c-di-AMP riboswitch aptamer (ydaO/yuaA leader) from Desulforamulus hydrothermalis Lam5 = DSM 18033, 160 nucleotides, folded computationally. The same sequence occurs in records of 2 taxa. The model forms 100% of the base pairs in the Rfam consensus. Lineage of the source: Bacteria > Clostridia > Eubacteriales > Peptococcaceae > Desulforamulus hydrothermalis. Its Rfam family is "c-di-AMP riboswitch aptamer (ydaO/yuaA leader)". Rfam describes the family as follows. This family represents a conserved RNA structure found upstream of the ydaO and yuaA genes in Bacillus subtilis and related genes in other bacteria.

RNA sequence: GUUUAAAAAAGGCCGAAUCUCCGGCAGAACCGGAGUACGGGGGACUAUCCUUCCCGGGGUGAAUCAGCUCUCUUAAAGCAAGGCAAGCGGACAGAGAGCGGUAGGGUACCCUUCAACCCGAACCCGUCAACUAACCUCGAAGGCCAAAAGGAGGGUAAUA
Numbered sequence: 001g002u003u004u005a006a007a008a009a010a011g012g013c014c015g016a017a018u019c020u021c022c023g024g025c026a027g028a029a030c031c032g033g034a035g036u037a038c039g040g041g042g043g044a045c046u047a048u049c050c051u052u053c054c055c056g057g058g059g060u061g062a063a064u065c066a067g068c069u070c071u072c073u074u075a076a077a078g079c080a081a082g083g084c085a086a087g088c089g090g091a092c093a094g095a096g097a098g099c100g101g102u103a104g105g106g107u108a109c110c111c112u113u114c115a116a117c118c119c120g121a122a123c124c125c126g127u128c129a130a131c132u133a134a135c136c137u138c139g140a141a142g143g144c145c146a147a148a149a150g151g152a153g154g155g156u157a158a159u160a
Base pairs, nucleotide, nucleotide: 011145012144013143014142019035020034021033022032023031024030038139039138040137041136042135056128057125058124059123060122065101067099068098069097070096071095072094073093078088079087104119105118106117107116109155110154111153112152113151114150
C1' cells in the first nucleotide's frame, strides 16, 4: 500500500414510531405504568340500482401486476373391430419454488431533474367495513450504515 473480516455513533439512513414523567431501583441497562410529536382504523347525511350465486371481502405497507420454467395435487378430451378393466395421456384449475421483468419506493439541508446503486417484503381482520361531521378506537416499534454522502437548476438556514 492492497484485500477480507470484526468492533465502534455527541455522525447518519429506512420507518408514523419522537420527546417527557413516575415506579421497580442506587443504575444511562432492563421491566412496568401514565402522557406526547407524529401516524392508523371504525363511524351519518350524501353517493352507489337491487337481489342471488361464486373462486368471499377488507386493512397497514413502496412492496402491485403479468410472463416463462420446474415440482406437486386434482383431472377433461383422446389412444389397435366392439365392450369392460388396466395402462398411456394431460386441456382447465390450484399450491409451491425459481428466472428475468414491472406499477411503485429509498439513497446525508429541502424541492425538481439526470446518473449510479438498492427495495419491490411481511403481517393483520375474520364473512364484515365506499366516503364521512359528531363520536369511538389503536400504534407511537424494529432494523441498518465504515462506503461514502455524485452532477445540474432553484430555494433555505447559520456564520462573517